[in-house]
This is a predicted complex of two RNAs, RNase P RNA and transfer RNA, with 408 nucleotides together. Rfam match: Bacterial RNase P class A. It is annotated as a ribozyme. Model confidence (mean pLDDT): 78 of 100.
C1' cells in the first nucleotide's frame, strides 16, 4: 500500500415562530417543564403482573429442549470450552443424545440395497457347463474400511506394517474430551430419529380486550335443545370437586384505577478469561383511550436509511442510505 | 392490542418424502344447416419467498411476506 478479519459508534446540526399531548403553577387564561427507537416492528421464546379451585389423582396423551462447564429472576438467550465442517490465515459456523431396544422408508438405475455375482479373473474338462474369487469394470447418494507389502491357480484382513474403528487400562482435565499403552481382523455390519420411537430434563390455562372499584341502565327480544343420578362450564382427556338449565342470533356495555420507579439508566471501582456480579455516587426519562410528538422560516454540511410507543421487562429474529472509530489482528508485495 | 388458520394451473380444491393431479374455464378437431350440449385430443405450474435436514422437499424444520377469521 492492497485485500481481509473482528468489535463498536452515529442515524444531519443550530435558532426563531405557531401548534399537539401530559404534568405543575396561576391573577382563570396564561406561564413553565417534559415528550419515540436501535429496532418502538414480527409476536418467536422467557418472566413479572392479573384472574381462573393456588391446578388434587390418573392417562403418559400433548408440547418444548438435547456436547461440557458457567452466567441469569428465567430462557430455546448469553459467555468460555470440546468435537465436526469451512478458510493459506486472522477467524467463522453447527437442532452436536441414542441407528448393537424395536418398527418403518430408501423412487429410478443396477445382477444384487443389507443382500450379492452382470461384465470380469482363475482351474478343470465332454467346450458350454462345473467349481473357486471378489482385485478391476459398470449402476447408484450409498455395494461389507484405506494405503503398501507378502501370499495365491486367481484372489481376499488370508497374513503383516501404518492409518482408521471397537474394547480396556493409565495419565491430564470439574467436565465434554485429549494423549499414550495393551488387545480385537466377524473390525456388529449402509443411510435416515428436522420418520415413528427410546433416554434425560422441563411445562396448569388464559392474556391488560387480564382484571379491580364506582355509578347508571336493563333484568330484554326471537329461535333451538334438555327435564335434575342428566346436560353444560371451570380451555387436552378421564375421575374427583365446584357452579348452574344450556346453546345460537339481535340490541346494549360509562367513568376511574391497572399505567409507568423498574430484575431501571449513567459513571467509578473491585472480583471474574468472559457472560456477569458486589459496592459507592449521581439521575428520573412519553403514558394517550379516535389515540400527542407536527408545520413554517433562516443558517450550515457530506443533503440525511429503516422506521414510529399503547401493561412492563430480559432475549431472539427481521429491516436499515451514508459516515466514523478501534486492534501488540491476518495474508500478499515492497522498503529498512 | 392479543390469539389463531391458510397460501398448489385463470377459478375452486386434492395430494403430507420418490420427478403434481381433478372439476370448471381456455385452445384444436369431430358432430350440426348453425349454436349449445356431447365425444376425442392439447396446452397451461419458480407448489408465496429465502435458508436448512435428507441421496431426494409441494410435503419435514426455521425465518420472512401476504390473506382471512376470532376476542371488549
Nucleotide at each position: 500500500u492492497a485485500a481481509g478479519c473482528a468489535a463498536g459508534c452515529u442515524a444531519a446540526a443550530c435558532g426563531a415562530u405557531c401548534g399537539c399531548a401530559g404534568c405543575g403553577a396561576u391573577u382563570u387564561u396564561u406561564c413553565g417543564c417534559u415528550g419515540a427507537g436501535g429496532a418502538a416492528a414480527g409476536u418467536c421464546c422467557g418472566a413479572g403482573c392479573a384472574c381462573c379451585a393456588c391446578a388434587g389423582g390418573g392417562u403418559a396423551a400433548g408440547g418444548a429442549u438435547g456436547c461440557u462447564g458457567g452466567a441469569u429472576a428465567a430462557c430455546g438467550u448469553c459467555c468460555a470450552g470440546u468435537g465436526g465442517a469451512g478458510g493459506c490465515g486472522a477467524c467463522u459456523u453447527c437442532a452436536a443424545g441414542g441407528a448393537a431396544a424395536g418398527u418403518g422408508c430408501a423412487a429410478c438405475a443396477g445382477a444384487a440395497a443389507u443382500a450379492a455375482a452382470c461384465c470380469g479373473c482363475c482351474u478343470g474338462c465332454u467346450c458350454g457347463c462345473a467349481g473357486g474369487c471378489a482385485a478391476g469394470g459398470g449402476u447408484g447418494g450409498a455395494a461389507a474400511g484405506g494405503u503398501g507389502a507378502g501370499g495365491u491357480a486367481a484372489g481376499a484382513g488370508c497374513u503383516c506394517a501404518c492409518c482408521u474403528g471397537g474394547g480396556u487400562c493409565a495419565u491430564g482435565g470439574u467436565g465434554a474430551c485429549a494423549u499414550g499403552g495393551c488387545u480385537c481382523g466377524u473390525a456388529c455390519a449402509u443411510g435416515u430419529a428436522a420418520a415413528c420411537c427410546c433416554c434425560a430434563u422441563c411445562c396448569g390455562g388464559u392474556g391488560c380486550a387480564a382484571g379491580a372499584u364506582u355509578g347508571g341502565u336493563a333484568u330484554a327480544a326471537g329461535g333451538g335443545c334438555a327435564u335434575u343420578c342428566a346436560a353444560u362450564a371451570g380451555u387436552a382427556c378421564c375421575c374427583g370437586c365446584u357452579a348452574c338449565g344450556c346453546c345460537c342470533u339481535u340490541c346494549g356495555u360509562a367513568a376511574u384505577c391497572g399505567c409507568u420507579u423498574g430484575a431501571g439508566c449513567g459513571c467509578g471501582c473491585u472480583g471474574g478469561u468472559a457472560a456477569c456480579a458486589a459496592c459507592g455516587c449521581g439521575c428520573c426519562u412519553a403514558g394517550a383511550u379516535a389515540g400527542a410528538u407536527g408545520a413554517u422560516c433562516g443558517u450550515u454540511c457530506u443533503c440525511g436509511a429503516c422506521a414510529g410507543a399503547a401493561c412492563u421487562c430480559g432475549g431472539c429474529u427481521u429491516a436499515c442510505a451514508g459516515g466514523c472509530u478501534u486492534g501488540a489482528c491476518u495474508u500478499a508485495a515492497a522498503a529498512a | 392490542g392479543c390469539c389463531a388458520a391458510c397460501g398448489u394451473g385463470g377459478c375452486u380444491c386434492a395430494g403430507g418424502g420418490g420427478u403434481a393431479g381433478a372439476g370448471c374455464a381456455g385452445c384444436u378437431g369431430a358432430u350440426u344447416c348453425g349454436u349449445a350440449a356431447u365425444c376425442a385430443g392439447c396446452a397451461g405450474g419458480u407448489c408465496g419467498c429465502g435458508g436448512g435436514u435428507u441421496c431426494a422437499a409441494u410435503u419435514c424444520c426455521c425465518g420472512c411476506c401476504g390473506u382471512u377469521g376470532g376476542c371488549u